The RNA shown here (transfer RNA) has 72 nucleotides and comes from a Candidatus Woesearchaeota archaeon. Rfam family: tRNA. Rfam classes the family as a transfer RNA. The organism belongs to Candidatus Woesearchaeota, within Archaea.

RNA sequence: GCCUCUGUGGCUCAGUGGUAGAGCACCACAUUGGUAAUGUGGGGGUCGUGAGUUCAAUUCUCACCAGAGGCU
Numbered sequence: 001g002c003c004u005c006u007g008u009g010g011c012u013c014a015g016u017g018g019u020a021g022a023g024c025a026c027c028a029c030a031u032u033g034g035u036a037a038u039g040u041g042g043g044g045g046u047c048g049u050g051a052g053u054u055c056a057a058u059u060c061u062c063a064c065c066a067g068a069g070g071c072u
Stems, first nucleotide, its partner, number of pairs: 001071007010024004018055001026042005048064005
């Protein structure tokens, strides 16, 4: 220098055009003599950045940024 893949709550990941979800973690409540465990509820995301296509983009296209791998 070129090619491929990845980027979504604090962490690990789903979500292939139509209002963004799960598990763990966090907070509150219930339960207990008290913890843990369990149950119920809640908060937390401008979906890496910027443009384009579209009535509508996490999703499709382009560029850039970061990370991983490969080739020379």

Source information
The sequence is in RNAcentral, with records from ENA. Model confidence (mean pLDDT): 83 of 100.